[in-house]
Context: one part of a larger RNA
RNA sequence: CUCUCUCUAAGGAACUCGGCAAAAUAGCCCCGUAACUUCGGGAGAAGGGGUGCCCUGUAACAAGGGCCGCAGUGACCAGGCCCAGCCGACUGUUUACCAAAAACACAGGUCUCCGCAAAGUCGUAAGACAAUCUAUGGGGGCUGACGCCUGCCCAGUGCCGGAAGGUUAAAGAAGUUGGUUAGCGUAAGCAAAGCUAGUGACUGAAGCCCCGGUGAACGGCGGCCGUAACUAUAACGGUCCUAAGGUAGCGAAAUUCAUUGUCGGGUAAGUUCCGACCCGCACGAAUGGCGUAAUGAUUUGGAAGCUGUCUCAAAGAGGGACUCG
Numbered sequence: 001c002u003c004u005c006u007c008u009a010a011g012g013a014a015c016u017c018g019g020c021a022a023a024a025u026a027g028c029c030c031c032g033u034a035a036c037u038u039c040g041g042g043a044g045a046a047g048g049g050g051u052g053c054c055c056u057g058u059a060a061c062a063a064g065g066g067c068c069g070c071a072g073u074g075a076c077c078a079g080g081c082c083c084a085g086c087c088g089a090c091u092g093u094u095u096a097c098c099a100a101a102a103a104c105a106c107a108g109g110u111c112u113c114c115g116c117a118a119a120g121u122c123g124u125a126a127g128a129c130a131a132u133c134u135a136u137g138g139g140g141g142c143u144g145a146c147g148c149c150u151g152c153c154c155a156g157u158g159c160c161g162g163a164a165g166g167u168u169a170a171a172g173a174a175g176u177u178g179g180u181u182a183g184c185g186u187a188a189g190c191a192a193a194g195c196u197a198g199u200g201a202c203u204g205a206a207g208c209c210c211c212g213g214u215g216a217a218c219g220g221c222g223g224c225c226g227u228a229a230c231u232a233u234a235a236c237g238g239u240c241c242u243a244a245g246g247u248a249g250c251g252a253a254a255u256u257c258a259u260u261g262u263c264g265g266g267u268a269a270g271u272u273c274c275g276a277c278c279c280g281c282a283c284g285a286a287u288g289g290c291g292u293a294a295u296g297a298u299u300u301g302g303a304a305g306c307u308g309u310c311u312c313a314a315a316g317a318g319g320g321a322c323u324c325g
Stems, first nucleotide, its partner, number of pairs: 001320006008313001010311002014309001019306001027051005036041001038145001052067005068072001082302004087296002092104002108143007120129003146291004151221003156218002158214005165209003171203002175199006183190002222240005249283001250280001261277005
């Protein structure tokens, strides 16, 4: 010097990104226990008191009397607690070896497909799963307990339905054109049938166009100008555009750039935190919105207790390093 421990005056988080680490709490009995709440919880809430031995006593406790120590769960073992937010309801699951979470799952909700030789999945197929199931079932998507709710837009895209019209493939095909040549013709040439090469009216399904529906389908949810008897603001009016112009609720938020917004609270002092405001750069309703008891090795802020985290370091024990061997 380093590692693992022990102890420490006064102070007690002044340390630090952050109480990280350490200290503290601790068993059992009794008393007592708030907000909130889904009435189960919260709760071991919090906060107090007791705790040994001997005698008497008792079914056993209890109760009574006495004794000792600084100290009686005498060592070991053995919850720290409270207040207020965010997120996720919860117990669970996860990146074997840098992430355990607010991510995944979840019960519940909802949409959709599927009538069974099911839909869906694997396989070239046979076949298998679904399922020795049968719509109170099975598959897929989204959301994610519970409570209150879930607004407007079907113009685009998707899906579902429709069939009048337009377009449209293979295929079929009337006709028509060329080649070939029986025949005709003195010749030039004409030319049936067949074969062959083209062209081709017309017939011709789904699809698309078209007509409707559909948002817990993919998604989307405006601008400018003016106006009230102080000022300011604009319930109100005008105008342009749109498929429709963001409803309820929430809001500087895990979302707010400007921003340490402004006001209030907490501190002597607070870019964090809590409560409000609303000017939402760029919240918003199952890519769910807002609440919410319980819950969390999550995360944010605060308080008392406690402490070598610190002011500021000191001493000690053991192991290593080092020297000798």
Large-subunit ribosomal RNA, domain IV from Synura sp. LO234KE, 325 nucleotides, folded computationally. Model confidence (mean pLDDT): 87 of 100. Rfam family: Bacterial large subunit ribosomal RNA. Rfam links the family to the GO terms ribosome and structural constituent of ribosome.